[in-house]
Context: one part of a larger RNA
RNA sequence: GGAUGAACGCUGGCGGCGUGCUUAACACAUGCAAGUCGAACGAAGCAUUUAAAACAGAUUUCUUCGGAUUGAAGUUUUUUAUGACUGAGUGGCGGACGGGUGAGUAACGCGUGGGUAACCUGCCUUAUACUGGGGGAUAGCAGCUGGAAACGGCUGGUAAUACCGCAUAAGCGCACAGUGACACAUGUCACAGUGUGAAAAACUCCGGUGGUAUAAGAUGAACCCGCGUCUGAUUAGUUAGUUGGUGAGGUAACGGCCCACCAAGACUGCGAUCAGUAGCCGACCUGAGAGGGUGACCGGCCACAUUGGGACUGAGACACGGCCCAGACUCCUACGGGAGGCAGCAGUGGGGAAUAUUGCACAAUGGAGGAAACUCUGAUGCAGCGACGCCGCGUGAGUGAAGAAGUAUUUCGGUAUGUAAAGCUCUAUCAGCAGGGAAGAUAGUGACGGUACCUGACUAAGAAGCACCGGCUAAAUACGUGCCAGCAGCCGCGGUAAUACGUAUGGUGCAAGCGUUAUCC
Numbered sequence: 001g002g003a004u005g006a007a008c009g010c011u012g013g014c015g016g017c018g019u020g021c022u023u024a025a026c027a028c029a030u031g032c033a034a035g036u037c038g039a040a041c042g043a044a045g046c047a048u049u050u051a052a053a054a055c056a057g058a059u060u061u062c063u064u065c066g067g068a069u070u071g072a073a074g075u076u077u078u079u080u081a082u083g084a085c086u087g088a089g090u091g092g093c094g095g096a097c098g099g100g101u102g103a104g105u106a107a108c109g110c111g112u113g114g115g116u117a118a119c120c121u122g123c124c125u126u127a128u129a130c131u132g133g134g135g136g137a138u139a140g141c142a143g144c145u146g147g148a149a150a151c152g153g154c155u156g157g158u159a160a161u162a163c164c165g166c167a168u169a170a171g172c173g174c175a176c177a178g179u180g181a182c183a184c185a186u187g188u189c190a191c192a193g194u195g196u197g198a199a200a201a202a203c204u205c206c207g208g209u210g211g212u213a214u215a216a217g218a219u220g221a222a223c224c225c226g227c228g229u230c231u232g233a234u235u236a237g238u239u240a241g242u243u244g245g246u247g248a249g250g251u252a253a254c255g256g257c258c259c260a261c262c263a264a265g266a267c268u269g270c271g272a273u274c275a276g277u278a279g280c281c282g283a284c285c286u287g288a289g290a291g292g293g294u295g296a297c298c299g300g301c302c303a304c305a306u307u308g309g310g311a312c313u314g315a316g317a318c319a320c321g322g323c324c325c326a327g328a329c330u331c332c333u334a335c336g337g338g339a340g341g342c343a344g345c346a347g348u349g350g351g352g353a354a355u356a357u358u359g360c361a362c363a364a365u366g367g368a369g370g371a372a373a374c375u376c377u378g379a380u381g382c383a384g385c386g387a388c389g390c391c392g393c394g395u396g397a398g399u400g401a402a403g404a405a406g407u408a409u410u411u412c413g414g415u416a417u418g419u420a421a422a423g424c425u426c427u428a429u430c431a432g433c434a435g436g437g438a439a440g441a442u443a444g445u446g447a448c449g450g451u452a453c454c455u456g457a458c459u460a461a462g463a464a465g466c467a468c469c470g471g472c473u474a475a476a477u478a479c480g481u482g483c484c485a486g487c488a489g490c491c492g493c494g495g496u497a498a499u500a501c502g503u504a505u506g507g508u509g510c511a512a513g514c515g516u517u518a519u520c521c
Base pairs, nucleotide, nucleotide: 001521002520003519004518006517007516008515009514010513013393014392015391016390017389018388019386020385021351026349027348028347030346031345032344035093036092037091040090041089044086045085046083047082048081051078052077053076054075055074061068062067100304101303102302109229110228111227112226113225114224115223116222120220124217125216126215127214128213129212130211131210132166134164135163141156142155143154144153145152146151172197173196174195175194176193178191179190180189181188182187202209203208230276231275232274237267238266239265242264243263244262245261246260247259249257279301280300281299282298283294284293285292286291306327307326308325309324310323329340330339331338332337357383359382360381361380365379366377367376368375369374396426397425398424399423406417407416408415409414430462433456434455435454436453440448465510466509467508468507469506470491471490472489476505477504478503479502480501486493487492
């Protein structure tokens, strides 16, 4: 000198764009953050509606005045159908994305380059073929019943794109033996053969939307390898599933991944093991570069979700707002038993030098579900707070010598402040007032927002501080103090004329900031 997710002191006009718990991965009140589909399904409620029955009887006609006949509106029950209605339940898809954090991890975790003749892949795209015929349940519901609650139990009956057999099926799977081509050792691909095995679901507004199998693509994941990846030797030896083999198991798949048996290996001074520290990278800061430092925001990967362990479901998890067990903590309880997990967005307490609103909207972009309308979305878009940072603008411009007053100083003549002010003539950026008023949206739909922007009128009005002035280092005088009070980055100043302390005047530097502290180059 540059830089910062900064803090502190003094000061503070406006706007744009960014950015904001670096500390306790400390504990959390409250609200919201993952739902959706009635074009998979049955039942219920509600509204409308068709038809029937019962009750009731306005009205009409006849009348021998007793009555007979006609049967509207309405009520109840059953029933038909519709709904762009409602909330539970079965079922499907999604809750493995998006969002947060950096505790752990010195590791194939990450970066980079390869490999898989050792692998999987929902939704999507392409191609081929199929979608036949049956069955038994179960929730919801009704009845009974246990419990304070959380939550259940028994009986009865019901639907499906829920579940289960059967049929059919190839270039699909498995087993057996064969031919050809290729290759990188195990092998891979193609062809034909025998035996054997495995599918499906319907809905519809009739346009479609689905379902099953196989093959290919795309996407996403998984595994393996070369190289690179902090400090310590005041850590020198480490290791028994350890290293390798055979066999069996397990996995999508290779593998001591796991197990039985066998052998005795494996790593290490090119630093094993141990200990400490740490998420890694693109990048960011600095520097002429080489390097050095950092890993906030944004992007990629990894790991974690109160602590530890476990699996289930699923194409995908060993799953932040799923399940089970154990621990700690908090809460409810009728003491028998239960409930919870902000390292999501706000917010609270605590810690700290220190870090924001319990805001608006799904209008845009994107995501989930749906055929769609649409619903959900604290992702996201915006607004609020903070000079925390960067950038831009303003706080006026011209003229003006009686060099006014005041202040400081003085050799008392003056000198400085100083064209500075006043005065005169102008202007209106920003702010304030009034009017108009977007783009962002392609038919509709705008939170932002009457925002940006434009126009008009209006008043120099509402808008300057901070540090320094001995040398380094731009900028000096007076007074006070008297080795005191104090200053100080280094040298050093202060003991009676201090350009170094304090104040004043003047000056220098930067400027809505200026200094100090901390850290890095």
Overview: Predicted 3D model of a 521-nucleotide part of an RNA (small-subunit ribosomal RNA, 5' domain) from an uncultured bacterium. Rfam family: Bacterial small subunit ribosomal RNA. Gene Ontology terms of the family: ribosome and structural constituent of ribosome. The full RNA is in RNAcentral, with records from ENA and SILVA.